Transfer RNA from a Paracoccaceae bacterium, 76 nucleotides, folded computationally. Rfam family: tRNA. Rfam's curators write: Transfer RNA (tRNA) molecules are approximately 80 nucleotides in length. The sequence is in RNAcentral, with records from ENA. The prediction has a mean pLDDT of 81.

RNA sequence: GCCGCAGUAGCUCAGUUGGUAGAGCAGUUGAUUUGUAAUCAUCAGGUCCGCGGUUCGAAUCCGUGUUGCGGCACCA
Numbered sequence: 001g002c003c004g005c006a007g008u009a010g011c012u013c014a015g016u017u018g019g020u021a022g023a024g025c026a027g028u029u030g031a032u033u034u035g036u037a038a039u040c041a042u043c044a045g046g047u048c049c050g051c052g053g054u055u056c057g058a059a060u061c062c063g064u065g066u067u068g069c070g071g072c073a074c075c076a
Base pairs, nucleotide, nucleotide: 001072002071003070004069005068006067007066010025011024012023013022019056027043029041030040031039049065050064051063052062053061
């Protein structure tokens, strides 16, 4: 330098044909218990990596940048 994959909640990850963003764990509150754990219920938590474009509408499509991982190439 080229190619591919990935970036979504604190963490690990889903998200189908473009149509109001979800799960598990963690966290809050409550119930249960003598108490803790466990269990059950409940609540909260997101600029979907940045920018631009297409569209009535973009996490999703297009361009570009960026970070991480992998492969290839180049170089004394």